[in-house]
Predicted 3D model of a 98-nucleotide RNA (Glycine riboswitch aptamer) from Acidovorax sp. Leaf160. The model forms 90% of the base pairs in the Rfam consensus. RNAcentral holds the sequence, with entries from Rfam and Ribocentre.
RNA sequence: GGCCACUCGUCAGGAGAGAGUUGCCGCCCCAGCGGCGGCCGCCGAAGGCGCAGGGCCCAACCGCCCGAACGCUCAGGCAAAAGGACUGACAGGAACGC
Numbered sequence: 001g002g003c004c005a006c007u008c009g010u011c012a013g014g015a016g017a018g019a020g021u022u023g024c025c026g027c028c029c030c031a032g033c034g035g036c037g038g039c040c041g042c043c044g045a046a047g048g049c050g051c052a053g054g055g056c057c058c059a060a061c062c063g064c065c066c067g068a069a070c071g072c073u074c075a076g077g078c079a080a081a082a083g084g085a086c087u088g089a090c091a092g093g094a095a096c097g098c
Stems, first nucleotide, its partner, number of pairs: 002098002006093002009090005018040001020039008041078003047074001048072003053066004
């Protein structure tokens, strides 16, 4: 000096599942909408937890690290919008790595 894991920003794509029901409150009342709860039914792709699996060490046991799009459903979500793992493009940063 260059590259990359990774990471920041912008743009594009991006699934699933009740516009369920009920109580209180707010918008003067009704209607409607929203907020906070109860009940029933569901979803998995923020996050979280678990296992599978992988890596390091060791003669072995032990130990350490990472950890799925699988499982759970705590959290979150179940019209649209928003959010959304992840993918691509562009532009930056970038290691104890090459």
The same sequence occurs in records of 2 taxa.
Its mean pLDDT, the model's own confidence on a scale to 100, is 79.